[in-house]
Overview
Predicted 3D model of an 88-nucleotide RNA (SAM riboswitch aptamer (S box leader)) from Garicola koreensis. Of the family's consensus pairs, 96% are formed in the model. Rfam family: SAM riboswitch aptamer (S box leader). From the family's description: The SAM riboswitch is found upstream of a number of genes which code for proteins involved in methionine or cysteine biosynthesis in Gram-positive bacteria. The sequence was found by an Rfam model in a public genome assembly.

RNA sequence: UGACCAUCCAGAGCGACUGAGGGAUCUGGCCCGACGACGUCGCAGCAACCGGCCUGAGGCAAGGUGCUAACGCCAGAGUCGAUGGGAG
Numbered sequence: 001u002g003a004c005c006a007u008c009c010a011g012a013g014c015g016a017c018u019g020a021g022g023g024a025u026c027u028g029g030c031c032c033g034a035c036g037a038c039g040u041c042g043c044a045g046c047a048a049c050c051g052g053c054c055u056g057a058g059g060c061a062a063g064g065u066g067c068u069a070a071c072g073c074c075a076g077a078g079u080c081g082a083u084g085g086g087a088g
Base pairs, nucleotide, nucleotide: 001088004085005084006083007082008081013043014042015041016040017039021032022031023030025077026076027075028074029073044068045067046066048065049064050063052060053059054058072080
């Protein structure tokens, strides 16, 4: 770099900084947001995938990723997107 595979209604938030938008894209809704959203950082947490340990189902821990409003927020659309694994 990446064919391909799996998952996307389970689970889990505080603080500091910042300051106006944000919830992937388009359309239509709905929602979050100056009582500070989004984002960044710190700490904490969750446990989906990989790996580890025990194992009958399954469980434990949290090493590598990931994640911590609402089903990927909802409906429709697309060479959709995200995350993990990964042949070559």